Context: one part of a larger RNA
RNA sequence: GGCGUAUGGUGAAUGCCUUGGCUCUGAGAGGCGAUGAAGGACGUGGUAAGCUGCGAUAAGCUACGGGGAGCUGCACACAAGCGUUAUAUCCGUAGAUUUCCGAAUGGGACAACCUAGUACACUGAAGGUGUAUUAUUCCGAAAGGAAAGCCAACCCGGUGAACUGAAACAUCUAAGUAGCCGGAGGAAAAGAAAAUAAUAAUGAUUCCCCAAGUAGUGGCGAGCGAAAAGGGAAAAGCCCAAACUUUGGCAGCGUGCUGCCAGAGGGUUGUAGGACUGCAUUUAGAAACUACUCUCAAAUAGAAUCUUCUGGAAAGUUGAGCCAUAGAGCGUGAAAGCCGCGUAAAUAUAAAUGAGUAGGGACGAGCAGUAUCCUGAGUAAGGCGGGACCGGAGAAAUCCUGCCUGAAUCUGCCGGCACCAUCCGGUAAGGCUAAAUACUCCUCAGAGACCGAUAGUGAACCAGUACCGUAAGGGAAAGGUGAAAAGUACCCCAAACAGGGGAGUGAAAUAGUACCUGAAACCGUACGCCU
Numbered sequence: 001g002g003c004g005u006a007u008g009g010u011g012a013a014u015g016c017c018u019u020g021g022c023u024c025u026g027a028g029a030g031g032c033g034a035u036g037a038a039g040g041a042c043g044u045g046g047u048a049a050g051c052u053g054c055g056a057u058a059a060g061c062u063a064c065g066g067g068g069a070g071c072u073g074c075a076c077a078c079a080a081g082c083g084u085u086a087u088a089u090c091c092g093u094a095g096a097u098u099u100c101c102g103a104a105u106g107g108g109a110c111a112a113c114c115u116a117g118u119a120c121a122c123u124g125a126a127g128g129u130g131u132a133u134u135a136u137u138c139c140g141a142a143a144g145g146a147a148a149g150c151c152a153a154c155c156c157g158g159u160g161a162a163c164u165g166a167a168a169c170a171u172c173u174a175a176g177u178a179g180c181c182g183g184a185g186g187a188a189a190a191g192a193a194a195a196u197a198a199u200a201a202u203g204a205u206u207c208c209c210c211a212a213g214u215a216g217u218g219g220c221g222a223g224c225g226a227a228a229a230g231g232g233a234a235a236a237g238c239c240c241a242a243a244c245u246u247u248g249g250c251a252g253c254g255u256g257c258u259g260c261c262a263g264a265g266g267g268u269u270g271u272a273g274g275a276c277u278g279c280a281u282u283u284a285g286a287a288a289c290u291a292c293u294c295u296c297a298a299a300u301a302g303a304a305u306c307u308u309c310u311g312g313a314a315a316g317u318u319g320a321g322c323c324a325u326a327g328a329g330c331g332u333g334a335a336a337g338c339c340g341c342g343u344a345a346a347u348a349u350a351a352a353u354g355a356g357u358a359g360g361g362a363c364g365a366g367c368a369g370u371a372u373c374c375u376g377a378g379u380a381a382g383g384c385g386g387g388a389c390c391g392g393a394g395a396a397a398u399c400c401u402g403c404c405u406g407a408a409u410c411u412g413c414c415g416g417c418a419c420c421a422u423c424c425g426g427u428a429a430g431g432c433u434a435a436a437u438a439c440u441c442c443u444c445a446g447a448g449a450c451c452g453a454u455a456g457u458g459a460a461c462c463a464g465u466a467c468c469g470u471a472a473g474g475g476a477a478a479g480g481u482g483a484a485a486a487g488u489a490c491c492c493c494a495a496a497c498a499g500g501g502g503a504g505u506g507a508a509a510u511a512g513u514a515c516c517u518g519a520a521a522c523c524g525u526a527c528g529c530c531u
Base pairs, nucleotide, nucleotide: 001530002529003528004527005526006525007524008523009522015516016480017479020451021450022448023447024446025445026444027443028442029440030439031150032149039101040100041099042055043054044053046078047077050074051073061095062094063093064092065091066090070082071081072080106115107114108113116134117133118132119131120130121129122128136147137146138145139144154185155183156182157181158180159179165172169219195202196201206233207232208231209230216224217223237432238431239430240376244265245264246263247262248261249260250259251258252257253256270410272375273374274373275372276369277368278367279366283364289359290358291357292356293355294354299347300346305320306319309316321338322337323327329341330340331339381405382404383403384402385401386400387399388398391417412427413426414425415424416423467474468473487515490502491501492500493499
């Protein structure tokens, strides 16, 4: 020095565990904010650094309700206290207080700071202190009212890439995606046919299945990619503008007419309808709001077991029982229906809130006539240039519109994929509309052939922390003594140290806080063999 055996150190794998995560389901909620939010700064405890709570009334104050023997958060210490049959702690609901910054709003500022005006109070006065008030924009004559800012996804609108794919790349694709901006709601958007169809018809919108990877489109490359019909979910329809009548105001003149503006009535459609003229006539039920009922809190109560043995410990084992509308689950010194918390079934309960019922009430209805009037204009449509559609300009309809043109008026007008005719369907250029659909920052209840500490959230632990970066931003590691601290009195070595040896606790200390198990690499010690 090598090999082997034994025994240690180091090290942290592995096993077991779970306080935390992940993915869903069912309900709820879907907002907060000038009555000052979200988010912070600074304070606040007997001792008080951190977290949590709270706000100069500061781990709290008040009322009502619950609860009942202990309590003064995490937090296991000392001190000082509170409470024990009902004013403790605690739980629920409603209130009070709520510094400073922050939309931040009297003015200013390098956020948590500096500094004014006015009114009132305290004061003899000055000074000082305290309270209230003073930003901007919009509406309004004023009084006064509204807005702003924050928020996970979902939604609508505006704007709008590139990597990439095409095995290069330019049309194309990625993609109207990501990003940015604006806006709203609990959903949003869409929506009551100038629709779809095809000789038959359907009858607003939205969503799902199917049609269908079809019809199409496409350097006919890569790719992109419908719709109708059919089957379901849910269903709900309405209001203006105008004609006409009328009131008020203004203007004009021919002085009772015309025009304009505002209000009221009227009226709202395609088998055209309405005005107008004539005739006739009365009733189904949204929201707000009102009343009643129910619902929602902390909670209450909740069956049934003893024993033998092993063991540190019984829930295991033995023997004999019991309950069950409860044998879900968790805990208890190992594995418990009957030990504890619970569970099933049951009971009680305030306000706000929500739901239901009743009242309430927008709106709505007939017949006949047809001379005249009305039925959405810089619109429809056309040209040029773009864009949207499954459709890349194509034979290219349809929809949107930057520029230029520019109709008709019901014997009208639009569509049915160039265009024309016939036929069929509809009635544009105003508006509103629940449900079926999308999502989950959040609350409650529950589930898992999800993870189990290099996993699962980045974060099981004081984590968006420590740390890095000028900054935008990036971003960790780190769980486990024991049933119970019973956390080693006392002695010895050592430096009144660290550390260790006895002793003691404990079932165990090779469970001693560097603490469950404790693999390997790596480093020792003892012995054997070989060199």